[in-house]
Formats: sequence, C1' cells, structure tokens
RNA sequence: ACAACACGUAGAGGCGCAUCGCCUAUCAGUAAACCAGUCGAGGGUGACCCCCGAUGACCCUGGUUGAAAGGAGUCGAUGCCGAAGUGAAACGGGCGUCAUCCCGCUUUGCUGGGGCCGCAUUCAACAGGUGCGGCACUGCCAUAGUAAAUCCCAAAAGGAGUUUGGGGAUUAAAUUUACUGUGGAGCGCUACUGAAGGA
Repeated sequence: ACAACACGUAGAGGCGCAUCGCCUAUCAGUAAACCAGUCGAGGGUGACCCCCGAUGACCCUGGUUGAAAGGAGUCGAUGCCGAAGUGAAACGGGCGUCAUCCCGCUUUGCUGGGGCCGCAUUCAACAGGUGCGGCACUGCCAUAGUAAAUCCCAAAAGGAGUUUGGGGAUUAAAUUUACUGUGGAGCGCUACUGAAGGA
C1' cells in the first nucleotide's frame, strides 16, 4: 500500500410502511324514536345481576322523522425503511360481573417489498383486513457463466486533467457494468468510519 470485527453516522428497495386531519361516497331510507293496527307472552344478552312487558312488550304491517361507528377513496401533514404486519404467552386496563371482545406494554416465532389468483375467516359489502397456498414482478447479497469496458503499446494536439484515431489483450490476474442461471434472507444490504493485522 492494503485492511477484519463490533459500535456508530448517512442512505437504498417503491403502487414502500404507519399515524393524524378535512372532505366525499358507502353504511341506509338501516338502527333508533313517535303514531296507528294485528297477535297474545315473553323480551333485552353467551350467562348472571338488573331493566322492560296484559297501562299489552318482542315479532309483523303501514306512516312520519331519520343517524352513527368501524372499514374505503382523494388531498394534505407527520414519523419512518422490521418501516410494519401477524401467531403464541404473561401482565395491566375497559363495559355492573364472568367470558367473548377491545386497548396498552413486554417476551418470543414468522414475513425483503408490492401485485394478481384460489380457499377460509372477518365485515353491511362483490370494498378492505387476516391466515394458508399458488403465479409471475421487483430490490439486495453470494455464486457460476457470457459479453464489453477498464488495462497495455506507440502517435498527434495540449500547460495539465484529458481528447482523437490506431494496434494488442480480455488465455492468466484484478476492477467495473450488463445479461442469464442457482441459492439465501432484514439482527440483512450500500457508503463512510473503525485500525487489530500488515510486505
């Protein structure tokens, strides 16, 4: 000269991820409330407490008024690249109680990313979400092969970097780029840093 690991800094993948806000459609002429009618004993919940009900509940028919949440889309803003999602377990909290369910935190497993299709599930939904499987696409690393360039030689121009054309090589060695094949996974990848080592 070169240069390993850890830590750290900055970045990349792209219909990239997540959150918040306004608006819009859907939810839905639904739920609910009220009026009238019919029926005639339960109804509200998975269960209990509790509440309502012959002063006729619930269901059904007609009429009047008529939502919301969750989910979705456009736009904007913010935080980011295990972003985030999801399975399991424990803990804490919530509705009167338990369960289901919902929210939060921790540990741990899986998934590089988005798309399409099928099945299951959730949902008002053919939207969206989730799980499993399949199909190509795309990015990264490793590896093998192919091609080219870098590389080498001489000349001209030029103050220099360099430019132009010519020749050689691409067998061997090194670097880079592109393409193809195979494999792998985000505790990854790229750049910088790092300075043990080192002729």

Model confidence (mean pLDDT): 76 of 100. The RNA shown here (Lysine riboswitch aptamer) has 199 nucleotides and comes from Ferrimonas kyonanensis DSM 18153. The sequence was found by an Rfam model in a public genome assembly.